This record gives sequence, C1' cells and structure tokens, in this order.
RNA sequence: GGGGGUAUAGCUCAGUGCAUAGAGCACAUGCUUAGCACGCACAGGGUCCUGGGUUCAAUCCCCAGUACCUCCA
Repeated sequence: GGGGGUAUAGCUCAGUGCAUAGAGCACAUGCUUAGCACGCACAGGGUCCUGGGUUCAAUCCCCAGUACCUCCA
C1' cells in the first nucleotide's frame, strides 16, 4: 500500500427499513439472613463509532472517514 471483517447499555453480545432498540452478566434498591453469600423482586443505564446520501421513514441500505482484528505484499 491492497483485500476482508468488526464498531449497539459499564462488560460480553443479539437484533429488525417504520413499535418506547433488547438479552445475559455487572452495578443500585427492596425482600430474605444475626451478618455475608446464594436466591427472589424491581428499577436505572443508549449520540446504535463519525459525517454525508437514498427513502414517506435508516441502528439497518449506499458512500467516505476513524479505531481495532485478520490476510496479502
């Protein structure tokens, strides 16, 4: 330098052109316990990497950029 892949909650990851964007774990609170752990209940937490385009509508499709992983040279 070129090809491919990934980017979504604190972490690990789903997800679909139109709905209030989800799960597990973690964290907070409550129940339980003498107390802790386990267990149960409930709640919070999101610029869907950035910019632009297509579209009635984009987290999703297209283009460019950035970061990381990988292959080739």
Molecule: transfer RNA
Organism: Vicugna pacos